About this RNA
This is a predicted structure of a 101-nucleotide RNA (Guanidine-I riboswitch aptamer). The prediction has a mean pLDDT of 77. The sequence was found by an Rfam model in a public genome assembly.
């Protein structure tokens, strides 16, 4: 120095924070149900969410049939620091990127 080197979306998990809701706490006071202000070292609801998780349409190569339709493949994958987004964070996003083998 070159190779190895990879289809696109969708759902959904692992994960992730705190706009909202919901829970705790405190404060009020028109007292049993609201205001107001903290808290995610608060289990959840909503919300973000994988390239290296999972499952699907769809496409691509096969194969089997006159046909319609059926099968089957689609592998592998250590990895940062930093930055960025939205309220905020992260396995998000740069990135199968830098690096490493």
């Nucleotide at each position: 120095a070159u190779u190895a080197a990879g289809g696109u979306c969708c759902g959904c998990u692992a994960g992730g924070g705190u706009u909202c809701c919901g829970c705790c706490g405190a404060u009020g006071c028109c007292u049993u149900g609201c205001u107001u202000c903290g808290g995610g070292a608060c289990u959840g609801g909503u919300c973000c969410g994988a390239g290296a998780g999972c499952g699907g349409c769809c496409c691509g190569c096969c194969c089997c049939g006159c046909a319609a339709g059926g099968g089957g493949c689609g592998a592998c994958a250590c990895g940062g620091a930093a930055g960025g987004a939205c309220a905020a964070a992260a396995g998000c996003c740069u990135g199968g990127g830098a690096g490493a083998u």